[in-house]
This is a predicted structure of a 1427-nucleotide RNA (small-subunit ribosomal RNA) from a metagenome.
């Protein structure tokens, strides 16, 4: 201003101006920087709204928008033409204490304050409300006065730019970095200062107090944790930075290089009509993908604050609210009292009972929360009208201010908070329960299934897994999981270490750094102390307030340990300056010495050479051979050539920084002691980089090589021997010259400097003081051992040469492997050397000592343990036990076992097996019925068993019954030689009849242990003695007990006879003297003598005695060890079976038979066999029984029956031995299997499966390979008797008895087992132990690798958008803004070459880490079998 609405007023809208959109709100990409945080400076500056002063505000031109015509385009959009306003935009005037230029003037810290002259230049716009004194008829306008704005200058707040001190990450395997780079001159450019930039001149700058480069990060205020110091992080709030799809640029503006602006390049979406065109949630909300994982497209401007307005109002996902979410932090609740029959239930159980457990139920109360009803806030301050006052003003007007009154404004919200009702009602989970750690049983499972933070659990009795039952602990949450601090003193400032655990550089010398004697003084930089400024706020802490309490809010104060500025103090540190002599160097006179470094010379030895004697061996080992010799060696003997290392002397000695140095001598030189004078006057110490030195092997170039002697070859050895031993023998060992730099370079012990008991050696001086001299002795520096106290140390152990006590500086450590490796640097010729990780694995790697136990360590010392010896197994045949095989079963157990459980398998034992039965049962205990029990006889069957007859009527009795017994039922239970003996008890074997195993108590020691208990002796002995910090005692040894040996005593049947008497006969009579028997005693103790020993113990010879040093021999078995044996003696926990794994029967097996193996027995003969003859024993047994004379039988045996319950009788006859006969060395007169024929005899029964006898058969086998048992004296060998089992026996076995009767034994070297005491050890399930290393297999992480591929980045070049500057031009206009063009500089993307760095990924390769039992082979712990 048009339109449109509407009666005006006005409302709505497009556009023009004006203001703001650079605030607020998100994000942490990027940044290691003045980004940040402090503290400071700007004499280098800015700054819109806002305040404060001062001055002005005038005259005048032109455009463009809307709008209108026309037109292009799908569309975003635009294009012509033309009309117009303003506080738009433009000239011109004026201007000050503004600016610029130039002369001064005062003060002054870069361009600053004040001032003086001179010239130049630089502004503005109104819009609104009221009044009417001037023109005007009014009303409008000048005019007056408010209010908002305008212009120019000043100061102010408040912001902001820019500069600076200090501060806060990691890597040196990043060590040199730097051309606008560093300064100057003179410009350009900004609000300013400046290499910010340009142009020219100079070489300069930064860097071990970490430059440059890598890599990760916004930074504080504060969080979390920690006693602090320190660690870790920087969500939430606050403060400053940086960004805004990725990059790059400007423009506009007071302020931007601008999250919701603008241009341009990319990328990526979306639209199209294919010609163009739009975007930019890291705003609120919400979506998708991503993810272990994060919310609602939700209300309101009521508050507080922003921004526009003059205001009213407008706008604000800023804000305040609401909503999801146990994320978090805080309060509340899910009841409270009372209640024992300790209910039922559950769990458990010793079965008696615990326990859930006052819990429950049950009574009586309460009413938070929730839940219904009602009542209900503060958050509201302001605006807006009227009234009173008041200010401005000429005004009573307008306009403003102040007090008062109306009316109005609430998103949360009908919320918070009160009231009132009813009613225990609606409300309890998670983890854990082996130790750390607070809480414990039952099942199931069975190294399975799982556990699990370390340690570890689980293989049949799991507090650890899975469930139940109980408890513990936390609690609307618990537990997991990750993460950061603690603890961890485990990177040690505070607050640690290096001799052997990880850790001193190989050694010196020196540079920067660090530390430094005594004294004066004068300064004030460390230091210390007063002020002042600052350190936002919030948050930590105090103190008080408000929410019913806390949380959470609010107020004060306290703190902020820094930074800055100022004043003050001068011990101690530092800095100037003047002094001293004790550190430290200098000199003067002796001293010792395998210090270096070149040279010259010596004897001895080895070897090879010539030459002489001389002969068959020599060397070499454990044993050999290989080599060397008859071509003459080895040995001898003389010459003679080389080269190397230098016997004694030599020493725990000297020297030397360390490595290292050793025949004499010369020359050159380094350095250390002592002693004295004097001098200089802090001149010292350590030492990062640097630099030299630096065994032995290696490497180069030329020598040189006599011996050794890697490789190499030969010879043994051996399973093999690429070794350990021979025999040989090249590099190298020597030497010059140059490299390399390592060693257990060890005292595994950095340097210096002071302090802090001693004793004893010894080297080099120096005094006393003594002697004739040397010793010897005292004292003192300086060096090198040992011992030893304090102290120190884990322990060992060190101890004036420190590992004590302390200062000062270097170095080095931070579980074990991996790895001193691997990339990368440096070094070197080259092996290699410095420098040095990670990945991944492991839960332990180590150090001192202790106790075993072991050793192919050592020492004493025992035993039939070897050796001297006898005799035997292994060969033969049987016998018998195991393995194996077999079988239906050949029952099970033992394995250092194997004539063992088995001192008795034909049925039975029998536990197998194959059949046939039984199912409260062959046994036991209860109950209820019924019958006494019970004895005989049939019949079916293999038998169990089943069916019937036939006899029987008993005890006690309180007459009810009762008690044993049979039978039926029914359950409860029996039954199990079924598994575990690695759940157990008892019982047993073994080591081992070995001498040893512990305690109190005191010592010692941190401990664990040690001491006793070890040492000299002696002993069978831990036996006794002696000594000892031990000193006592226990279980072991001995004794003590039984047998036996001698005597004495009591007794004298059944036993014995001397003497008397008798007899066939101790038969009888007498006797008990003797034998013997069985009681009771005695005896031997080293008691006695000598000798040894320590005057001990003891041991050795004698004496006496039956017996002599335990007189023979049994019993008797210490702590323990083998998860030794045995669940089939017996008991027993827990699991299993329950018409069967129980149980009864009958038959069969344990008795089988290619084989091995063990313990026997017989034998192989003449030391014997046969036959005749004829002698002596001890010790058992015997009533279901041993069985005599006596007859029969060849014989087993039968028949017969006396004696005997046993010193009475009986078996029972002893063999061997003794005399004598044959036989004469052979498979026989040996040997006796084996196999026939007859027999006895036990038993219900001798086939499988019994002994035994007669006849008859006569096998192997001639004395036993390798190997390997017993045995020390009445023993071995031998002969022979007897007993247990038992009906008989497979017994030749065991257990017992006696005859007969021997041999060796030097002696502990070795072989096996044992004990003691030391010694090593890497061993502890203990050497049947530990344990390397290759290869093979599998899985993991790593490095190299022909390459490929990707990232950031460097440099050069190429191209150049948009843009800003720059220079040159156009067109329109009066001029000026405007608008347009071209060129050039500088540039993002992008493209090109190149270069170095980091990823990933590769054919194959290469160590390494792990893994159940692989394979080779034994390298280390022991003297590890070659230290």
């Nucleotide at each position: 201003a048009a339109u449109a609405c509407g009666a005006u007023a006005g409302u709505a809208a497009a556009g023009u101006g004006g203001c703001g959109c650079a605030c607020g709100g998100g994000u942490g990409c990027g940044u290691a920087a003045c980004a940040c945080g402090u503290a400071a400076g700007u004499g280098a500056c800015c700054u819109a709204c806002c305040c404060u002063u001062a001055a002005g505000a005038u005259c005048g031109g032109g455009a463009c928008a809307a709008c209108a015509a026309u037109u292009c385009g799908a569309a975003a959009g635009g294009a012509u033409u033309g009309c117009u306003a303003a506080u738009u935009c433009c000239g011109g005037a004026u201007a000050c204490g503004c600016u610029c230029u130039u002369c001064g003037a005062a003060c002054u810290u870069u361009g600053g304050u004040u001032u003086g002259g001179a010239g130049a230049g630089g502004a503005a716009a109104g819009u609104g409300g009221c009044c009417c004194u001037c023109u005007g008829a009014a009303a409008u306008a000048u005019g007056g006065u408010c209010a908002c704005g305008c212009u120019u200058a000043u100061g102010g707040a408040a912001g902001g730019g820019c500069u600076u001190g200090c501060g806060g990450c990691c890597c040196a395997u990043c060590a040199g970095c730097u051309a606008g780079u560093u300064g100057g001159u003179a410009g350009u450019g900004u609000a300013a200062c400046g290499g910010a930039c340009u142009a020219c001149c100079a070489a300069g700058g930064c860097u071990a107090a970490g430059a440059c480069g890598g890599g990760u990060a916004g930074c504080u205020g504060g969080u979390c944790u920690g006693a602090g110091a320190g660690g870790a992080c920087g969500a939430u709030c606050a403060g400053c930075c940086a960004c805004a799809c990725u990059g790059g640029g400007a423009c506009u503006g007071a302020g931007a290089c601008a999250c919701g602006g603008c241009c341009c390049a990319g990328a990526c979406u979306c639209c199209u009509a294919c010609g163009g065109g739009a975007g930019g949630c890291a705003g609120c909300a919400g979506u998708g993908g991503g993810g272990a994982a994060u919310a609602u497209u939700g209300g309101a401007c009521a508050a507080u604050g922003g921004g526009g307005g003059a205001a009213a109002c407008c706008c604000u996902g800023a804000u305040c609210c609401a909503g999801c979410a146990a994320u978090a932090c805080c309060g509340c609740g899910u009841g409270a009292a009372g209640g024992a029959a300790g209910a039922a239930g559950g769990c458990c159980c010793u079965u008696g009972g615990g326990u859930u457990g006052u819990a429950a139920a049950c009574u009586u109360c309460u009413g938070u929360c929730a839940u219904u009803g009602g009542a209900g806030a503060a958050a509201a301050a302001g605006a807006u009208g009227g009234a009173u006052u008041u200010g401005u003003g000429a005004a009573u007007a307008g306009c403003g201010a102040a007090u008062u009154u109306a009316u109005u404004u609430g998103a949360u919200g009908g919320u918070a908070c009160c009231c009132a009702a009813g009613a225990a009602g609606g409300a309890a989970g998670c983890a854990c329960c082996g130790g750390c750690u607070a809480a414990c049983c039952u099942c199931g499972u069975g190294c399975c299934a799982g556990c699990a933070g370390c340690c570890g659990c689980g293989g049949u009795a799991a507090u650890a897994c899975g469930a139940g039952g109980g408890g513990u602990g936390c609690a609307a949450g618990c537990g997991u999981u990750g993460u950061u601090c603690g603890g961890a003193a485990u990177c040690a400032c505070u607050g640690g270490g290096c001799g052997u655990a990880a850790a001193g550089c190989g050694u010196g010398u020196c540079u920067a750094g660090g530390c430094g004697g005594c004294u004066a003084u004068c300064c004030a930089a460390g230091u210390c102390u007063g002020u002042u400024g600052u350190g936002a706020a919030a948050g930590c802490c105090c103190u008080u307030g408000g929410c019913u309490c806390a949380a959470c809010c609010a107020a004060g104060g306290a703190u902020g340990u820094g930074c800055a500025a100022u004043g003050g103090a001068u011990a101690c540190u530092g800095g100037g300056u003047g002094g001293c002599u004790u550190g430290a160097a200098u000199u003067g006179u002796g001293g010792a010495g395998a210090g270096a470094u070149g040279g010259g010379c010596g004897g001895a030895a080895u070897u090879c050479c010539g030459a002489g004697u001389g002969u068959a061996g020599c060397a070499g080992u454990g044993a050999a051979a290989u080599g060397c010799g008859u071509a003459g060696a080895u040995a001898u003997u003389c010459g003679g050539a080389g080269g190397a290392a230098c016997a004694c002397c030599a020493g725990a000695g000297g020297c030397g920084a360390a490595g290292g140095c050793g025949g004499c001598u010369c020359a050159u030189u380094g350095g250390c002691c002592a002693c004295a004078u004097a001098u200089u006057g802090a001149c010292g110490c350590u030492a990062a980089a640097g630099c030299a030195c630096g065994a032995a092997a290696g490497c180069a170039u030329g020598g040189g090589u006599a011996g050794c002697a890697a490789a190499c070859a030969g010879g043994a050895u051996u399973a093999g021997a690429u070794a350990c031993c021979c025999u040989g023998g090249u590099a190298g060992u020597c030497c010059a010259u140059g490299c390399c730099g390592u060693a257990a370079a060890c005292g595994a012990u950095g340097a210096g400097a002071a302090c802090u008991a001693g004793a004893u050696g010894u080297u080099g001086g120096a005094g006393g003081a003594u002697u004739u001299g040397a010793c010897c002795c005292c004292u003192u520096c300086a060096g090198u051992g040992u011992c030893g106290g304090c102290g120190c140390a884990a322990a060992c152990g060190c101890a004036u040469u420190a590992a004590g006590u302390u200062c000062u500086c270097c170095g080095c450590c931070u579980g074990g492997g991996g790895a001193g490796u691997a990339c990368g640097g440096u070094c070197g010729c080259a092996a290699g050397a410095u420098u040095a990780a990670a990945a991944c694995u492991c839960a332990a790697a180590g150090a001192a000592a202790u106790u075993g136990a072991c050793g192919g360590g050592g020492g004493c010392c025992c035993g039939c343990a070897c050796a001297a010896g006898c005799g035997g197994u292994g060969g033969a045949g049987c016998a018998u036990g195991u393995g194996g095989u077999u079988u239906a079963a050949u029952u099970c157990g033992a394995c250092g076992a194997c004539g063992c459980g088995a001192a008795g398998a034909a049925c039975c034992u029998u536990a197998c097996c194959u059949g046939g039965g039984c199912u409260u049962g062959a046994c036991a205990u209860c109950c209820a019925c019924g019958g006494a029990a019970g004895a005989u006889c049939g019949c079916a069957g293999a038998g169990a068993u089943g069916u019937g007859a036939u006899u029987g009527u008993g005890c006690c009795u309180u007459c009810g019954g009762g008690a044993a017994c049979c039978g039926u039922g029914a359950g409860a239970c029996a039954g199990g030689u079924g598994c575990u003996g690695c759940a157990u008890g008892g019982c047993u074997g073994u080591c081992g009849u070995c001498a040893g195993c512990u305690c109190g108590u005191g010592u010692c020691g941190u401990g664990a242990g040690a001491u006793g208990u070890u040492g000299g002796g002696u002993u069978a002995a831990g036996u006794c003695c002696c000594g000892c910090a031990a000193c006592g005692a226990g279980c072991g040894c001995a004794a003590c007990c039984c047998c036996u040996a001698u005597c004495u005593u009591u007794a004298g049947u059944u036993g014995c006879u001397a003497a008397c008497a008798u007899u066939g006969a101790g038969u009888u009579g007498a006797g008990c003297a003797c034998u013997c028997u069985a009681g009771a005693g005695a005896g031997a103790c080293u008691g006695c003598c000598g000798g040894a020993g320590u005057u001990a113990a003891u041991c050795c010879g004698g004496a006496g005695g039956a017996a002599g040093g335990c007189g023979g021999g049994g019993a008797c078995g210490a702590c323990g060890u083998c998860a030794a044996g045995u669940c089939a003696u017996c008991a027993u926990g827990g699991c299993c079976c329950u018409u069967a794994c129980g149980u009864c029967c009958a038959g069969g097996g344990c008795u089988a038979c290619a084989c091995a193996c063990g313990u026997g027995c017989u034998a192989c003969a003449a030391u014997g066999g046969a036959u005749u003859g004829c002698a002596c024993a001890a010790a058992g047994g015997g009533u279901u029984g041993c069985c005599a004379a006596c007859c029969c039988g060849c014989g087993a045996g039968g028949g017969g029956g006396a004696g005997c319950c046993a010193a009475u009788c009986c078996c029972a006859g002893a063999a061997a031995a003794c005399a004598a006969u044959c036989c004469u060395c052979a498979g026989u007169u040996c040997g006796g299997a084996u196999u026939g024929c007859a027999g006895u005899c036990u038993g219900c029964a001798a086939c499988u499966c019994g002994a035994c006898u007669g006849c008859a058969u006569g096998a192997a086998g001639c004395u036993g390979g390798a190997a390997u048992c017993g045995c020390u004296a009445g023993u071995a060998a031998u002969c022979g008797u007897g007993g247990a089992u038992c009906a008989g026996c497979g017994a030749c076995g065991c257990c017992a008895c006696g005859g007969u009767g021997a041999a060796u034994a030097c002696g502990u070297u070795c072989c096996c087992g044992g004990g003691c005491c030391u010694u090593g050890u890497a061993c502890a399930c203990a050497c049947u132990g530990c344990c390397c290393g290759u290869c093979a297999c599998a899985c993991c992480a790593c490095g190299a690798g022909a390459g490929u591929u990707g990232g950031g980045u460097c440099u050069u070049c190429c191209a150049g958008a948009a843009g800003u500057c720059a220079u040159c031009g156009g067109a329109a206009c009066u001029u000026a803004a405007u608008c347009u063009g071209a060129u050039g500089c500088c540039c993002a993307a992008g493209g090109a070459a190149g270069g170095a760095c980091c990823g990933a990924u590769g054919a194959u390769u290469g160590g390494g880490g792990u893994g159940a039992a692989g394979u080779c082979g034994a390298a280390a712990c022991a003297a590890g079998g070659u230290a």

The RNAcentral record of the sequence draws on SILVA.